Predicted 3D model of a 120-nucleotide RNA (SAM riboswitch aptamer (S box leader)) from Dokdonella sp. Of the family's consensus pairs, 97% are formed in the model. The coordinates come from a structure-prediction model, not an experiment, and the mean pLDDT is 78. Rfam family: SAM riboswitch aptamer (S box leader). From the family's description: The SAM riboswitch is found upstream of a number of genes which code for proteins involved in methionine or cysteine biosynthesis in Gram-positive bacteria.

RNA sequence: UGCUCAUCAAGACCGGCUGAGGGACAGGCCCUUUGACGCCGGGGCAACCAGCGCAACGCAUUCGCGCCACGGUGCCAACUCCCGCGGGGACGUGACCAGCGUCCAGCCGAGAGAUGAGUC
Numbered sequence: 001u002g003c004u005c006a007u008c009a010a011g012a013c014c015g016g017c018u019g020a021g022g023g024a025c026a027g028g029c030c031c032u033u034u035g036a037c038g039c040c041g042g043g044g045c046a047a048c049c050a051g052c053g054c055a056a057c058g059c060a061u062u063c064g065c066g067c068c069a070c071g072g073u074g075c076c077a078a079c080u081c082c083c084g085c086g087g088g089g090a091c092g093u094g095a096c097c098a099g100c101g102u103c104c105a106g107c108c109g110a111g112a113g114a115u116g117a118g119u120c
Base pairs, nucleotide, nucleotide: 002119003118004117005116006115007114008113013042014041015040016039017038021031022030023029025084027082028081043076044075045074048072049071051067052066053065054064080112085109086108087107088104089103090102091101092100093099
């Protein structure tokens, strides 16, 4: 880097340094010299892996519940900030069909993205 699986509506700050952009991308809309983003120190949130206990256990398949928070990660503005593609809903047009147009969407699914684990 690619692939597979899982999760993504909750939660979480205080200083120092730096100095102009940042929120992945497009369109929005926000944050930001009242110092954002980034780096460093300390703190915190959470519970994917690991550890422990229980359950299950012929093999294969599937991968449950609880504890812990020392270890490996991750995270600490806004739902992954909204949104993009398809379905859906409402309205209009039209023959009260099909089709087309506009709007809505914390409705559903996918795509894209992020994180973890495994694998190449």